[in-house]
Context: one part of a larger RNA
RNA sequence: CUCUUGUGAAGGAACUCGGCAAAUUAACACCGUAACUUCGGGAGAAGGUGUGCCACCCGGGGUGUAGAGGCUUGCCCUCGAAGCUCCGAGUGGUCGCAGAGAAUUGGUCCAGGCGACUGUUUACUAAAAACACAGGACUCUGCAAAGUCUAAAACGACGUAUAGGGUCUGACGCCUGCCCGGUGCCGGAAGGUUAAGAGGAGGGGUUAGCCGUAAGGCGAAGCUCUGAAUCGAAGCCCCGGUAAACGGCGGCCGUAACUAUAACGGUCCUAAGGUAGCGAAAUUCCUUGUCGGGUAAGUUCCGACCUGCACGAAUGGCGUAACGAUCUGGACACUGUCUCCACAAGAAGCUCA
Numbered sequence: 001c002u003c004u005u006g007u008g009a010a011g012g013a014a015c016u017c018g019g020c021a022a023a024u025u026a027a028c029a030c031c032g033u034a035a036c037u038u039c040g041g042g043a044g045a046a047g048g049u050g051u052g053c054c055a056c057c058c059g060g061g062g063u064g065u066a067g068a069g070g071c072u073u074g075c076c077c078u079c080g081a082a083g084c085u086c087c088g089a090g091u092g093g094u095c096g097c098a099g100a101g102a103a104u105u106g107g108u109c110c111a112g113g114c115g116a117c118u119g120u121u122u123a124c125u126a127a128a129a130a131c132a133c134a135g136g137a138c139u140c141u142g143c144a145a146a147g148u149c150u151a152a153a154a155c156g157a158c159g160u161a162u163a164g165g166g167u168c169u170g171a172c173g174c175c176u177g178c179c180c181g182g183u184g185c186c187g188g189a190a191g192g193u194u195a196a197g198a199g200g201a202g203g204g205g206u207u208a209g210c211c212g213u214a215a216g217g218c219g220a221a222g223c224u225c226u227g228a229a230u231c232g233a234a235g236c237c238c239c240g241g242u243a244a245a246c247g248g249c250g251g252c253c254g255u256a257a258c259u260a261u262a263a264c265g266g267u268c269c270u271a272a273g274g275u276a277g278c279g280a281a282a283u284u285c286c287u288u289g290u291c292g293g294g295u296a297a298g299u300u301c302c303g304a305c306c307u308g309c310a311c312g313a314a315u316g317g318c319g320u321a322a323c324g325a326u327c328u329g330g331a332c333a334c335u336g337u338c339u340c341c342a343c344a345a346g347a348a349g350c351u352c353a
Base pairs, nucleotide, nucleotide: 002347003346004345005344006343007342008341010339011338014337019334027051028050029049030048031047036041038171052094053093054092055091056090058088059087060086061085062084063083067079068078069077070076071074095099107332108331109330110329111328112327113326114324115323119131120130135169136168137167138166139165140164141163147155148154172319173318174317175316177249178248179247182246183245184242185241186240187239188238191237192236193235197231198230202226203225204224205223206222209218210217211216250268251267252266253265254264277311278308289305290304291303292302293301
C1' cells in the first nucleotide's frame, strides 16, 4: 500500500455517469397531519412533545379478608373497607454531558415516465417497463363436442354453451373513428376452368387370306399399343359478407383590405385518405427545436407550442387513486463521496529470527 472496522476541525455533494457507499432516521405514548382520492386510502404523511430515579397525591384493573345483601340455603351468587399486587396521570424533589443512556429499531418530501394492483422470471452477469393477472372482445365446439395425443389408452369431463378450446387485449374511468381493393376466414352456387374414372371416334403393331414371276403390297377376326369428342367433384376464377381478422388510413396549386396564415376553391390519385385524444414523447432525424419554470450557471427535468423525419385508438388511445428492492429530475435532513486527508483497532502482505 491492500482488506475489515472506528473517530474526525471547518465546509456539507464542491465527489461522481449517478449521493454509489456511508451517514441521518429509528422504540413506545400523546398532540398533529396537505394535495389528491376508486372515499378504502394517502398516513407512521409531514411536523412536534414526553421518557431515569425518589417521595407524595389521585384514578383505574386484579385478588378478595372483615363485613353487607340475595335466594334455589350452596365450600352458591352479588357488592365490598383493609391488605397484597399491576397500570396510568399529576405535583414536588434529585443525579449525570447524556434517562427509548447499551442492543434491537422507518431518512423524509415534491414532480414526471412505465406497469393498475399481490404475484412470476433468465438455478450461475438482466427482477424489469418483460410474463401473469381479474376484467374486455373475437372465434370454434350440440357432445362419440371442438381440441390434445403415437395408430392406443387417456385428457377435455364423470363437465354440456352461465360449459370447454384457441387468439388478441390487460384493474378502473372516458372511449375505441374511416377503409373489404390485396391476404385470410365465412357464405353462395348460375357460368368458366378442372383430376382419377367413365367413354372409345380415329390411328399403329401382328397375320389367316388375297394380289404379284419376284421384290413387295393390301389385309378380316382375335390379341395388342394408343387414343379424339362427350360426361366427371372439391378447389380456383366468379358473386357477396367480415377489421377487438392480417392489415391500410394521400399529393400538388391557388385564395382574406399590412404582412403572415388559409376557414374557402381547383386538380390528380385511392379500397379509404388518420376521427377523438395525445404530441421534440421509452416515439423528434434536423435538435441542446422555441418559449416559460427551476439553477449564479440546466444536452437532463417540468409546463407549453405543433414544423408528428417516422403518435393514434383492444399489435388498443388518453387519463387515473393506490402499489413498485422500477426508471428520470428536484428539495430538506445527513454525512470522509469530496476540498484533503489524518489518526486509532484488527487481518494479510513484507523484513529479521
Molecule: large-subunit ribosomal RNA, domain IV
Organism: Acidobacteriota bacterium